[in-house]
RNA sequence: CAAGGCGGCCAGGCGAUCGCGUGGCGAGGCCAUGAGGAAAGUCCGAGCAUCGCAGGGCAGGGUGCCGGCUAACGGCCGGUGAAGGCGACUUCAAGGAAAGUGCAACAGAAAGAAACCGCCCGCAAGGGUAAGGAUGGAAAGGCGAGGUAAGAGCUCACCCGCGCUCCGGCAACGGUAGCGCGCUGUAAACCCCACCCGAUGCAAGAUCCGAAUGGGAGCGAUACGGCGGCCCGUCGUGCUCCCGAAGAGAUCGCUGGAACCGUGCGGCAACGCACGGGCUAGAUAGAUGAUCGUCCAACGACAGAACUCGGCUUACGACCGCACUUGCCGC
Numbered sequence: 001c002a003a004g005g006c007g008g009c010c011a012g013g014c015g016a017u018c019g020c021g022u023g024g025c026g027a028g029g030c031c032a033u034g035a036g037g038a039a040a041g042u043c044c045g046a047g048c049a050u051c052g053c054a055g056g057g058c059a060g061g062g063u064g065c066c067g068g069c070u071a072a073c074g075g076c077c078g079g080u081g082a083a084g085g086c087g088a089c090u091u092c093a094a095g096g097a098a099a100g101u102g103c104a105a106c107a108g109a110a111a112g113a114a115a116c117c118g119c120c121c122g123c124a125a126g127g128g129u130a131a132g133g134a135u136g137g138a139a140a141g142g143c144g145a146g147g148u149a150a151g152a153g154c155u156c157a158c159c160c161g162c163g164c165u166c167c168g169g170c171a172a173c174g175g176u177a178g179c180g181c182g183c184u185g186u187a188a189a190c191c192c193c194a195c196c197c198g199a200u201g202c203a204a205g206a207u208c209c210g211a212a213u214g215g216g217a218g219c220g221a222u223a224c225g226g227c228g229g230c231c232c233g234u235c236g237u238g239c240u241c242c243c244g245a246a247g248a249g250a251u252c253g254c255u256g257g258a259a260c261c262g263u264g265c266g267g268c269a270a271c272g273c274a275c276g277g278g279c280u281a282g283a284u285a286g287a288u289g290a291u292c293g294u295c296c297a298a299c300g301a302c303a304g305a306a307c308u309c310g311g312c313u314u315a316c317g318a319c320c321g322c323a324c325u326u327g328c329c330g331c
Stems, first nucleotide, its partner, number of pairs: 001327004005322004010317001012295007020034006036302001040313002043311005048201004060197005065079005080094001081092004095192002100190002102186003116133002118129004141159002144156003160182006166175003205252004209247001214243006223237005260277007
């Protein structure tokens, strides 16, 4: 210098005028304050609320290497293993195929314990044989020697893999050791094992006001009025309470919180603890904007809260750092 790898930070600044939400006040105004790193997707985990629920089980769903962190998690950190990369480094539904069942298209003789060709024995019938050929993603551990009629882990050495023991590690796992074995693959196929899970979401839900029409109970009266006068009948009319209930009704939930910022300490880290600091939108048709000037490469990318918090994922502009890597050049 080039190409990469990893990590971090910011999210236009300042001034003027007008406008909007919220709060306060000495109130026709003044003062204070007013979106995000993702407010987004609504994919996980919680708080909170209403309903349901003795306990246990079945069904259904989810998670799935180990240790740690956390209120919890499918999240995060640190490891292990595997895969990718020359490398820095990155990625991961990563339990079980020696419980059972299924499947393995085409090709190939054969896809689980296999004989088509070949080889050997045999007159033949038939038998032995996985060394060679051919197919396939995968062919019955690999290679060499011995051995044999020909062969074969049949035997042996080395290598590979699996299980048990031993050793190291909290563990996943690792090992040059000893013994045994050679078992096809597939569980994002059924399934088995372990652990977890009640449903619905703030338009949840709670309190208050209570129009019109209506329903019920009680009290009072046996009255008055309509149905042409009278009787019967029928309809209506009073007061109290309860139910129910319109509403561009009111209040709460509603924002002070497993929160945020700073410093110190413990820890590799995630994170925890202690001390200090400030209060940082809360609407209900829903505010957070517009214009001008100026700085700047820039009429600033992605994008707009609606109960709250912890994560994940996705979208997107600019900048910075690394005693991180590889290659080339120079000294």